[in-house]
């Protein structure tokens, strides 16, 4: 000197929940609380998870049309283009008294 580990004075972040806004939602911002964090900093690359507007496909209808077909309504299933980093891994920056 650098890489790890413990560490935590000082200063930092801020679950749940209240509350204002925002979004179809899931969630995200602001305020107020503080469960907890040594990266609870930053990045959606893989995995997860979380939502499904719009899509897609079915199923109802006493609905529209003369019927079908298609349209309108409502219901189910899949689906990320949305989103979670305080769910893991991984990039990548960074304080640190002592030990």
């Nucleotide at each position: 000197a650098c890489u790890c580990c413990c560490a935590g004075c000082g200063g930092g972040c801020a679950a749940a929940c209240c509350u204002g806004g925002u979004g179809a939602a899931a969630g995200c911002c602001g305020g107020g609380g503080a469960c907890g964090c040594a990266a609870a900093g930053c990045c959606a690359c893989a995995g997860g998870u979380c939502u499904a507007a719009g899509g897609u496909u079915u199923c109802c209808g006493u609905g529209g049309u003369a019927u079908c077909u298609c349209c309108c309504g409502g219901g189910g299933a899949c689906u990320a283009u949305g989103a979670c980093g305080g769910c893991u891994g991984g990039g990548u920056u960074g304080c640190a008294a002592g030990g």
Background:
c-di-GMP-I riboswitch aptamer from Desulfofundulus australicus DSM 11792, 99 nucleotides, folded computationally. The RNAcentral record of the sequence draws on ENA and Ribocentre. The source organism's lineage runs through Bacteria, Bacillota, Clostridia, Eubacteriales and Desulfofundulus australicus. The coordinates come from a structure-prediction model, not an experiment, and the mean pLDDT is 81.